[in-house]
RNA sequence: GAGUUAUCACGAAAGGCAGAGGGAAUAGACCCGUUGAAGCCUUAGCAACCCUCCUUUGGAGAAGGUGCUACAUUCUACCACUAUAGUGGAUAGAUAACAA
Numbered sequence: 001g002a003g004u005u006a007u008c009a010c011g012a013a014a015g016g017c018a019g020a021g022g023g024a025a026u027a028g029a030c031c032c033g034u035u036g037a038a039g040c041c042u043u044a045g046c047a048a049c050c051c052u053c054c055u056u057u058g059g060a061g062a063a064g065g066u067g068c069u070a071c072a073u074u075c076u077a078c079c080a081c082u083a084u085a086g087u088g089g090a091u092a093g094a095u096a097a098c099a100a
C1' cells in the first nucleotide's frame, strides 16, 4: 500500500504562529472564513475502536495506543419502493482492529 470486519443522525474547546482559503474525490447546491480559512505547536475535552475495571452479551472508565472536537459522512447525484414528501440499500469516504 491493497484486503477483511465493525461503526459513522449522540458527544467534545481555547491560546500562539500563520495569512486565504475550507467543508475527501467528480458534478451541482448550500454553508463556514480578515469578527482570521487550511496547516503547525501547546493545553483541554469527547469516547469510535483497541485497552482498563465491574461484570455480562450489559455497564463504567480515560492510565496507555490511534482517532475526533461547525452544519447527519453538510446535502444531493447510483438502485428499489413511493403519496415524488420520504424510506431502505449500494458506491465512495473516514476511523479502528486484524491477518497474510
Base pairs, nucleotide, nucleotide: 003098004097005096006095007094008093013043014042015041016040017039021032022031023030026077027076028075029074044069045068046067048066049065050064051061052060053059054058073092078089079088080087081086
A computed fold for a 100-nucleotide RNA from Imtechella halotolerans, annotated as SAM riboswitch aptamer (S box leader). The source organism's lineage runs through Bacteria, Bacteroidota, Flavobacteriia, Flavobacteriaceae and Imtechella. RNAcentral records the identical sequence in 2 taxa. Model confidence (mean pLDDT): 82 of 100.